[in-house]
RNA sequence: AGUAAAAAUUGGCAAACUUAAGGAAACUUAAGGACGCAAAGCUAUAGGGCCUUCUUUUGAUGGCAGCCUAGCUGCAAAA
Numbered sequence: 001a002g003u004a005a006a007a008a009u010u011g012g013c014a015a016a017c018u019u020a021a022g023g024a025a026a027c028u029u030a031a032g033g034a035c036g037c038a039a040a041g042c043u044a045u046a047g048g049g050c051c052u053u054c055u056u057u058u059g060a061u062g063g064c065a066g067c068c069u070a071g072c073u074g075c076a077a078a079a
Base pairs, nucleotide, nucleotide: 012037013036017032018031019030020029021028022027035066041072042071043070046069047068048067049064050063051062
């Protein structure tokens, strides 16, 4: 110096549920609350999948990144 592995430290996020608001709905936002997460940070105009169905029969122009893959970015790094 590199590779592999992962302890520890500083911290971070926030499921279900409750309240309020928005929405046709899925769901989202805020507060409370922690099931958990080493990317549970970002991207839904990267791909797959799933959810909803007002308008209008067809059908997403709606939603899910805490479903998977992929891309970009970030903290720490002993024996």
Predicted 3D model of a 79-nucleotide RNA (c-di-GMP-I riboswitch aptamer) from Tissierella sp. P1. The source organism's lineage runs through Bacteria, Bacillati, Tissierellales, Tissierellaceae and Tissierella. Model confidence (mean pLDDT): 79 of 100. Rfam family: c-di-GMP-I riboswitch aptamer. Rfam links the family to the GO term cyclic-di-GMP binding.